[in-house]
RNA sequence: AUGUUAUCAAGAAAGGUGGAGGGAAUAGACCCAUUGAAGCCUUAGCAACCCUUAAGCAAUUAAGAAGGUGCUAAAUUCUACUUGAAAACGUGAAUCAUUUCUCACGAAUUCGGAUAGAUAACUC
Numbered sequence: 001a002u003g004u005u006a007u008c009a010a011g012a013a014a015g016g017u018g019g020a021g022g023g024a025a026u027a028g029a030c031c032c033a034u035u036g037a038a039g040c041c042u043u044a045g046c047a048a049c050c051c052u053u054a055a056g057c058a059a060u061u062a063a064g065a066a067g068g069u070g071c072u073a074a075a076u077u078c079u080a081c082u083u084g085a086a087a088a089c090g091u092g093a094a095u096c097a098u099u100u101c102u103c104a105c106g107a108a109u110u111c112g113g114a115u116a117g118a119u120a121a122c123u124c
Base pairs, nucleotide, nucleotide: 003122004121005120006119007118008117013043014042015041016040017039021032022031023030026080027079028078029077044072045071046070049068050067051064052063053062054061055060076116081113082112084111085110086109089106090105091104092103093102
């Protein structure tokens, strides 16, 4: 680096070093940062993918944390795409008329999906 599967609104920070950026990329918004960013090191912690133990034919369930990863601001910080679902509201039609009902169009927004990304296990 390729592909497959699973997960991504929960959880968990101090010290040293460093010295101006950082929040993956593009655009916009918003936020963090000299009361010290990124990176690196140490220690601690979180979680439970691999793992360990027990039960089970199995799917799976329960408990655990020695080891391999991962993670420890904000939802993957939010938005972007959508012949999906719902929809405040607006405009028009229908109607003798109307604030109700019906129909059409637009639509804030909410939910879902897609794309991209991150992590793990397996794979080429």

Notes
The prediction has a mean pLDDT of 81. Predicted 3D model of a 124-nucleotide RNA (SAM riboswitch aptamer (S box leader)). Its Rfam family is "SAM riboswitch aptamer (S box leader)". From the family's description: The SAM riboswitch is found upstream of a number of genes which code for proteins involved in methionine or cysteine biosynthesis in Gram-positive bacteria. Rfam links the family to the GO term regulation of gene expression.